A computed fold for a 328-nucleotide part of an RNA from a Hyphomicrobiales bacterium, annotated as large-subunit ribosomal RNA, domain IV.
The coordinates come from a structure-prediction model, not an experiment, and the mean pLDDT is 89.
NCBI's taxonomy places the organism under Bacteria, Pseudomonadati, Pseudomonadota, Alphaproteobacteria, Hyphomicrobiales.

[in-house]
Context: one part of a larger RNA
């Protein structure tokens, strides 16, 4: 000086991104438990009390014919020691917000999460030699299954709910008309040849599917304005004009895991709060199954407060073991 333990006056988060890390709790029994809820839960909440030993009365399993033996249980009185769950093993708590319901899954070997999965919703495919995936094919799986069945995609308990656009793109119907391959069809034109042929080219018209076209579909990809005025204080602006749009953002939340201007204002908490909790709307740039908003429970998530506790720290400092070091 370093790792690993162990104790520490007085303070007790002043340390620090951030109580990281060490402490404090821990266990029976009995007392006594709040919001808040899906009535299960929340819960060992929290927060108190007691716990050895001797003896004394009561008494309760069990076992045994019984004597008794063997496990407690309830009062009494009483010993001892710093200290009775005397060791070792053995939760710190408590409020609040976000986010995912949850139990589970994951990046062997820097990420366990808010990421995946999930039970639920839905929407589409498939009528069985099913779709749909492997194979070149035979064959196989799907399934020894049959639509309350299987596969694909999206969302992700539950509550309450999912507005508006089909103009784009995709998908699905439709088949009149339009476009259109190969092929058919041959008007002609050309070469060559005496010819009779042979070669080459070739306009009309007939020619699926697709595309145009004509509907439908958004829990399909995806999309959901501008600008000017107006009310007897001002301020706003129910109300009006105007211009494009397929439609012009409904509910419900909103400086939010989303707020750029920003530490926005306000109101709380602290003596002092860029962070946190309520609220406000001026949404740079939420919004309804890429789901909106709530929600008990649950999380080694995460944000902020509080109590308790401590060498994290003011401010070190002693031991203890192992190395560092020295000298052999």
């Nucleotide at each position: 000086c370093g790792a690993c333990g162990c104790u520490g006056a007085a303070g007790g988060a002043a340390c620090u991104c951030g109580g990281c890390a060490a402490u404090c709790u821990g266990c029976c029994u009995c007392c006594g438990u709040a919001a808040c809820u899906u009535c299960g839960g929340g819960a060992u909440a929290a927060g108190g009390a007691g716990g050895a030993c001797u003896u004394c009365u009561a008494u309760u399993c069990g076992c045994g014919c019984a004597a008794g033996c063997g496990a407690g249980u309830a009062g009494g009185a009483g010993u001892g020691g710093c200290a009775c769950a005397g060791a070792a093993g053995a939760g710190g708590g408590g409020g609040u917000g976000g986010c995912g319901a949850c139990u589970g899954u994951u990046u062997a070997a820097c990420a366990a999460a808010a990421a995946c999965a999930c039970a639920g919703g839905a929407c589409u495919c498939u009528g069985c030699g099913a779709a749909g995936u492997c194979g070149c094919a035979a064959g196989a799986c799907g399934a020894c299954g049959u639509a309350u069945a299987g596969g694909g995609u999206c969302u992700g308990a539950c509550g309450c709910c999912u507005g508006c656009c089909c103009g784009g793109u995709g998908c699905c119907g439709g088949a009149a008309g339009g476009u259109u391959a190969a092929g058919g069809a041959g008007a002609g034109a050309g070469g060559u040849g005496c010819a009779a042929g042979c070669c080459u080219u070739g306009a009309a018209c007939c020619g699926a599917a697709g595309c145009c076209c004509c509907g439908g579909u958004a829990a399909a990809c995806g999309g959901c304005g501008g600008c000017c005025g107006u009310a007897a204080c001002u301020a706003u602006a129910a109300c009006g004009g105007u211009c494009c749009u397929a439609a012009g953002g409904u509910a419900g939340c909103g400086a939010a895991a989303u707020u750029c201007c920003u530490u926005g204002u306000c109101g709380g908490g602290u003596a002092a709060g860029u962070u946190c909790c309520g609220a406000c709307c001026u949404g740079c740039a939420c919004g309804a199954a890429u789901g909106g908003c709530g929600u008990a429970a649950c999380g080694a998530c995460u944000u902020c407060c509080c109590c308790g506790c401590u060498g994290u720290c003011u401010c070190c400092a002693g031991c203890g073991u192992c190395g560092a070091c020295u000298c052999a």